Predicted 3D model of a 76-nucleotide RNA (transfer RNA) from a Lentisphaerota bacterium.
């Protein structure tokens, strides 16, 4: 240069165009225990990678930027 898939909570990830965007761990709290781990309750966490567009309605469709990741080509 051509294609192809990714980006959603600190991390690892889920979410047929129609709610108040989730789980698990992980962190604060508390319950069990002489104590600790485990287990259990309970809480805390997001401008859904940016900006625009379609729609009554958009995390989801579209176009663009942006970063990551594989393929192919092209130079040498």
């Nucleotide at each position: 240069g051509g294609g192809c898939c990714c980006u959603u909570a600190g991390c690892u990830c889920a979410g047929c165009g129609g709610u108040c965007a989730g789980a698990g761990c992980u962190g604060g709290g508390g319950a069990c225990u002489c104590a600790u781990a485990a287990u259990c309750c309970c809480u805390a966490g997001g401008u859904c990678g940016g900006g625009g567009g379609u729609u009554c309605a958009a995390g989801u469709c579209c176009c663009u930027c942006a970063g990551g990741g594989c393929c192919c080509a092209c130079c040498a």
RNAcentral holds the sequence, with entries from ENA. Rfam family: tRNA. RNAcentral records the identical sequence in 2 taxa.